[in-house]
Context: one part of a larger RNA
């Protein structure tokens, strides 16, 4: 000057307390260990690894096994030699092994660019220097990224104290979410952060009317006129600033209250992440230094595995019913997303789908909602809960669905009656719940990012428990 204290003081974070809903038990999905394998590629490990790289593992992807092939090579590039009507590149078509990759053999068409020429390019073979590596070191790196942490901190110039390390400013009183502000002071200014500036949301205004709207008129209806009043769209503005007022405070910054106001004291969310810490994470995105490999640690291929299963730990779905379960009838989003594509009315199927192609490069068509109401019916039961397993029958994608896809119909009908220590999210349009959509993608979604209905209980308080900030104390640590 730090860190560290079961040392003080002062704050503050769903840290604790309150409230609500879960995990842990149960079947299953999924990751991970550990086993087990030829091989079950790799990486991640407290928080801050474990539905994490991977927003898609039947081939491919694929880094791993196994087998079989190639060796200037699947791609790029010097350089040297060489062939071409005695057909080269480059293409058609055959034929033998062959699981394909390849390896062989025959036919047939057949070259380009510069130049009068010679000769050069290109291309191909041959050979050399080189290529290739998801090989090795994230503790040789450079990019990115995680965490303290949106915490409120971290510095500098000068001056000024100290022999010096360094101190002062940055501490003190107050005050804020804030090192935010005010005051006072050997300190006076600045930087990086914080705020502000950007989006998206919440009232208004203006200004746009089409494929949206509907107060008017036609029309059963689809729509057509018509209009810009509502909604809505996108563009610009407006508005919030402790601006006013009342108190308390140092006449201060603030604080409480109050009016107006959609909205109030940072309205609400997003982006934004300071010096720095963990030799953190990544050589497997990519880039790169060192190093090892070269008929292979390179590459091609068929097949296999990444899906294995006594087992245990993480994250999730689904449950154990009656605030519920079936069954009929019936209402209401937002965000997106569509041309190898969304597909509608209609027909076929008990269904999953099928046929068929209206309309649609989309405010115009199409994907497209459930919980909800409205009714009946089940009566506390391992049940008309609950849905694993399994059969058998079919149905899409896809060259191919046995190791290994998703769905449908019948039949089967396990555990499971609210879950021990323990532990996890949430503070408001949240949490619960309840659908819908994207992206990856041929085809698969219980995961991931949106989106939008319904829509709650608590917060008395900071004594405890876990992080964190500022003084300050102690220390045989640095």
């Nucleotide at each position: 000057u730090g860190a560290c204290g079961g040392g003080g003081g002062c704050c503050c974070g769903c840290a604790c307390a309150a409230u609500c809903g879960g995990u842990g038990g149960a079947g299953c999905a999924u990751g991970u260990g550990g086993u087990u394998c030829a091989a079950u590629u790799c990486g991640a490990c407290a928080c801050u690894a474990c539905g994490c790289g991977a927003a898609g593992a039947a081939c491919c992807u694929u880094a791993c096994c196994u087998g079989g092939g190639c060796u200037u090579g699947a791609a790029c590039c010097g350089c040297u030699a060489g062939u071409g009507u005695u057909g080269u590149a480059c293409u058609u078509c055959g034929g033998u092994g062959g699981a394909a990759a390849c390896a062989u053999c025959g036919a047939g068409g057949g070259a380009c660019c510069c130049g009068c020429a010679a000769g050069g390019g290109a291309c191909c073979u041959a050979g050399u220097a080189g290529a290739g590596g998801u090989g090795c070191u994230g503790c040789a790196u450079g990019g990115c990224u995680g965490u303290c942490g949106u915490c409120a901190g971290c510095u500098c110039g000068u001056g000024u104290c100290g022999u010096g390390a360094g101190a002062u400013g940055u501490u003190g009183g107050g005050u804020u979410a804030a090192g935010u502000c005010c005051c006072g002071c050997a300190a006076c200014g600045a930087g990086c952060g914080c705020a502000a500036c950007c989006c998206c949301u919440g009232u208004c205004c203006u200004g746009u009317g089409u494929u949206g709207c509907u107060a008017c008129c036609c029309g059963c209806a689809a729509g057509g006129g018509a209009g810009g009043a509502c909604u809505c769209u996108c563009a610009g503005g407006a508005g919030a600033c402790u601006g006013c007022c009342g108190c308390g405070g140092a006449c201060a910054a603030c604080g409480u209250g109050g009016a107006g106001g959609a909205a109030g004291g940072u309205g609400g969310g997003g982006a934004c992440g300071a010096c720095g810490u963990c030799a953190a994470g990544u050589c497997a995105u990519c880039a790169u230094g060192g190093c090892c490999u070269u008929u292979a640690u390179g590459u091609c291929c068929a097949g296999g595995g990444c899906u294995a299963c006594a087992c245990a730990c993480g994250u999730g779905c689904u449950a154990c019913a009656a605030u519920g379960g079936c069954g009929c009838g019936u209402a209401c989003a937002g965000a997106g997303g569509g041309a190898u594509g969304c597909a509608a009315u209609g027909c076929c199927g008990c269904a999953a789908g099928g046929u068929g192609g209206a309309g649609c490069a989309a405010a115009u068509c199409c994907c497209u909602a459930a919980a909800g109401c409205g009714u009946g019916c089940c009566u506390c039961a391992g049940u008309u809960c609950g849905g694993a397993u399994u059969g058998u029958g079919g149905g899409c994608u896809g060259c191919a669905a046995u190791u290994c896809g998703c769905c449908c119909a019948c039949a089967u009908g396990a555990a499971g009656g609210u879950g021990g220590a323990a532990u996890c999210g949430a503070u408001a349009g949240u949490a619960a719940u309840c659908g819908c959509a994207g992206a990856u993608c041929a085809g698969c979604a219980g995961g991931c990012u949106g989106c939008g209905g319904u829509g709650a209980a608590u917060a008395c308080g900071u004594u405890c428990c876990c992080g964190g900030g500022c003084c300050u104390u102690g220390u045989a640590c640095a």

The prediction has a mean pLDDT of 84. Small-subunit ribosomal RNA, 3' major domain from a metagenome, 478 nucleotides, folded computationally. Rfam family: Bacterial small subunit ribosomal RNA. The RNAcentral record of the full RNA draws on SILVA.